Overview:
c-di-GMP-I-GGC riboswitch aptamer from a Dehalococcoidia bacterium, 85 nucleotides, folded computationally.
C1' cells in the first nucleotide's frame, strides 16, 4: 500500500411516525433502527426524480432545471481501527 475480521474504540441511519419548510420532487428535526468500512464531502459526468417559472398547445396535456438525489454508478477530495492474506 491492496485488503477488511461473528476483532475492538467509536460513527452513521432507509421504511415508517411526529413537526416543519418547499408548487412538488425533497429538505431540516425528534423518535425509530433496514442496513452501511467511507451510508464523511463535492451534484463534476451519466442515470433517476420532480415541473414553481418558462415555451408550445383551442383544451386535455406535453417539453424544459436554474430544484433535487452522493443510501444509483463513476469521477475528485479527505479519514478511524487492525487479524489473516
Nucleotide at each position: 500500500c491492496c485488503c477488511g475480521a461473528u476483532a475492538a474504540c467509536g460513527g452513521c441511519a432507509a421504511c415508517c411516525c411526529g413537526u416543519c419548510c418547499g408548487a412538488a420532487a425533497g429538505a431540516g428535526c425528534g423518535g425509530a433502527g433496514c442496513g452501511c468500512a467511507a451510508a464523511g464531502c463535492u451534484a463534476c459526468g451519466g442515470g433517476c426524480c420532480u415541473a414553481a417559472g418558462g415555451c408550445c398547445g383551442a383544451c386535455a396535456g406535453g417539453c424544459u432545471a436554474u430544484g433535487g438525489u452522493c443510501g444509483c454508478c463513476g469521477a475528485g477530495c479527505u479519514g478511524c481501527c487492525g487479524a489473516a492474506g